[in-house]
Context: one part of a larger RNA
Molecule: small-subunit ribosomal RNA, 3' major domain
Organism: uncultured Shewanella sp.
RNA sequence: UGAGCGCGGGCCCGCACAAGCGGUGGAGCAUGUGGUUUAAUUCGAUGCAACGCGAAGAACCUUACCUACUCUUGACAUCCGCGGAAUUUGCUAGAGAUGGUUUAGUCCUUUGGGGAAUCAUACACCAGGUGCUGCAUGGCUGUCGUCAGCUCUUUUUGUGAAAUGUUGGGUUAAGUCCCGCAAGGAGCGCAACCCUCUAUCUUUAUUUGCCAGCACGUAAUGGGGGGAAUUUUAGGGAGACUGCCGGUGCUAAACCGGAGGAAGGUGGGGGAGGUCGUCAAGUCAUCUUGGCCCUUACGAGUAGGGCUACACACGUGCUACAAUGGUCGAGUACAGAGGGUUGCCAAGCCGCGAGGUGGAGCUAAUCUCACAAAGCUAGUCGUAGUCCGGAUUGGAGUCUGCAACUCGACUCCAUGAAGUCGGAAUCGCUAGUAAUCGUGGAUCAGAAUGUCACGGUGAAUACGUUCCCGGGCCUUGUACA
Numbered sequence: 001u002g003a004g005c006g007c008g009g010g011c012c013c014g015c016a017c018a019a020g021c022g023g024u025g026g027a028g029c030a031u032g033u034g035g036u037u038u039a040a041u042u043c044g045a046u047g048c049a050a051c052g053c054g055a056a057g058a059a060c061c062u063u064a065c066c067u068a069c070u071c072u073u074g075a076c077a078u079c080c081g082c083g084g085a086a087u088u089u090g091c092u093a094g095a096g097a098u099g100g101u102u103u104a105g106u107c108c109u110u111u112g113g114g115g116a117a118u119c120a121u122a123c124a125c126c127a128g129g130u131g132c133u134g135c136a137u138g139g140c141u142g143u144c145g146u147c148a149g150c151u152c153u154u155u156u157u158g159u160g161a162a163a164u165g166u167u168g169g170g171u172u173a174a175g176u177c178c179c180g181c182a183a184g185g186a187g188c189g190c191a192a193c194c195c196u197c198u199a200u201c202u203u204u205a206u207u208u209g210c211c212a213g214c215a216c217g218u219a220a221u222g223g224g225g226g227g228a229a230u231u232u233u234a235g236g237g238a239g240a241c242u243g244c245c246g247g248u249g250c251u252a253a254a255c256c257g258g259a260g261g262a263a264g265g266u267g268g269g270g271g272a273g274g275u276c277g278u279c280a281a282g283u284c285a286u287c288u289u290g291g292c293c294c295u296u297a298c299g300a301g302u303a304g305g306g307c308u309a310c311a312c313a314c315g316u317g318c319u320a321c322a323a324u325g326g327u328c329g330a331g332u333a334c335a336g337a338g339g340g341u342u343g344c345c346a347a348g349c350c351g352c353g354a355g356g357u358g359g360a361g362c363u364a365a366u367c368u369c370a371c372a373a374a375g376c377u378a379g380u381c382g383u384a385g386u387c388c389g390g391a392u393u394g395g396a397g398u399c400u401g402c403a404a405c406u407c408g409a410c411u412c413c414a415u416g417a418a419g420u421c422g423g424a425a426u427c428g429c430u431a432g433u434a435a436u437c438g439u440g441g442a443u444c445a446g447a448a449u450g451u452c453a454c455g456g457u458g459a460a461u462a463c464g465u466u467c468c469c470g471g472g473c474c475u476u477g478u479a480c481a
Base pairs, nucleotide, nucleotide: 001481002480004478005477006476008475009474010473011472012471013470014469016465017464020429021428022427023426024425027319028318029317030316031315032314033313034312035310036309043054044053065305066304067303068302069301070300071299074126081121083119084118087104090101091100092099093098107115108114109113128294129293131292132291133290138287139283140282141281142279144277149188150187151186152185153184154183156163157162168179169178170177194271195270196269197268198267200238201237202236203235204234205233210227211226214225216223241264244258245257246256247255248254321422325381326380327379330377331376332375338369339368340367343362344361348357349356350355388419393414394413395412396411397410398409399408435457436456437455438454439453440452441451
């Protein structure tokens, strides 16, 4: 000096505790993991920082696994020799891959020959490997942590390792800024510059959006003229800087209060952005790549199966246990953000329904998905395992797709488990947040309770920092280098 430890000390911060609200842990189911089983249940991820994770979607394919049947210059690349253009029809064996046989066809330039693409055959270099090593690597990523830190140059001090600056007094979200000081400067981080949502005004533009004024029409509706005010849309601009006032403070930085203002102290929310480093953290299965290994197989093709198994254990979720509620019941209101031509699919008709039929419109501010749901209005149920709850099972169907048996989603009828608020323990959240309610997208033929986004309704509490956890600065003791 560094890093480690301390039930040493001081200062400070964070949904860290406290104050609150809602959960998980008990039930059923969904999903991931462990374990067990299996011919195979492919592989990886394992405290926080693995476990609705890679996987934004396993019936075949995917697929890497297993079984069976097949191929050996190979499914894919290059070169050489030789032959046939390419391509194509039918029959036949087979689960198929693949065989056997057969029909049609005869490219371009043309001078005997040559050329492009492609197929078959033979040879040789070689191809190929989701085989091993993430403790040989690159690249990318997680994490402490968006925590406020990490360093350098010159100077000075010390024999030296080093120190100083970076400590001290204030202040801040911040090594943010000020003052002081043997230090004077500087860099990476902080902040700002960038993007986006939100709050005010202004200008330009006026369709597919808008309708104030003028007028036409209708039972009614911007429906037709017309208009450019308003709303909206989308380009530009203004605006906020502790700028002004008072107080506190060291005549400082700053803090507290106020004015004006749509907005006041980083205006509010989000994104991008993650210093030096830590964990031989993760990934050789995205990709790259050293070494090792396989080469009639650890490579390649096909069919079927498996990844979906099930005594059990754990994680993450969904649905509930009801009356702040349920209802195969009735009426009625209000979003935002997205998607759409191999697509979204209207009106009408059929079906209890999933859906079918139908064909208008739309390459979309025009058409469509598309009825938002909680909410409100009146009715019913009357505390029950119920008109709660919906698992499970039987039957009948719809849709996608060569194909729903293993193993899809949905509909209707019947069935009606557990469950009466959950032990020890444990998690999230400080405001348009929690909680609750629906809506859309990606992936995708089909297949979300996951994920990513969108809006509707909309709380409670924070005295405070003694304690638990994590972190920052200073200091102290000690084993270690």